[in-house]
RNA sequence: CGCCGAGUCCCUGCAUGCAGGGAGCCGGGGACCCAGGUCUUCCGGGGUGAAUCGGCGGCCGUCAGCCGGCAACGGCGGGCGGCCGCUGUAGGGCUUCUCCGGCCCGAACCCGUCAGCUAACCCGGUAGGCGGCCAUGGAGAGGA
Numbered sequence: 001c002g003c004c005g006a007g008u009c010c011c012u013g014c015a016u017g018c019a020g021g022g023a024g025c026c027g028g029g030g031a032c033c034c035a036g037g038u039c040u041u042c043c044g045g046g047g048u049g050a051a052u053c054g055g056c057g058g059c060c061g062u063c064a065g066c067c068g069g070c071a072a073c074g075g076c077g078g079g080c081g082g083c084c085g086c087u088g089u090a091g092g093g094c095u096u097c098u099c100c101g102g103c104c105c106g107a108a109c110c111c112g113u114c115a116g117c118u119a120a121c122c123c124g125g126u127a128g129g130c131g132g133c134c135a136u137g138g139a140g141a142g143g144a
Stems, first nucleotide, its partner, number of pairs: 001131004008023007024126006034116001044114001045111004053088011065076004091105004096141006
């Protein structure tokens, strides 16, 4: 000086660090109406976020099944769940917008058996991380 992100700005009190308040921005809960057909098996369910949904392979757990065997036990594939590696993908970022290219992300965490939407109303957050020396290249539109 920029980027991701809601995460910026102002004020007060004690006091140099803590405790609060406000504005802006962000998120959650919460009616009528609407949504919501029934049964069985398996599986609790939900939230912030772009971060979903797969495919292949390996390991572990669990549930029943089949085959062999007098038995002890051994073998086989399957459903579900978790973890790891590789590979795609819904979606997201690098410009105020659009198009064409290029480069990336496609995580993590929280609630705790509970929540559809939802006016009034109620509650909470205001972090953290990263890059550069004219800051993705080109074209068009718009704005200052």
Annotation
RNAcentral holds the sequence, with entries from MGnify. A computed fold for a 144-nucleotide RNA from a soil metagenome, annotated as c-di-AMP riboswitch aptamer (ydaO/yuaA leader). The coordinates come from a structure-prediction model, not an experiment, and the mean pLDDT is 80. It matches the Rfam family "c-di-AMP riboswitch aptamer (ydaO/yuaA leader)". Its family is annotated with cyclic-di-AMP binding and regulation of gene expression in the Gene Ontology.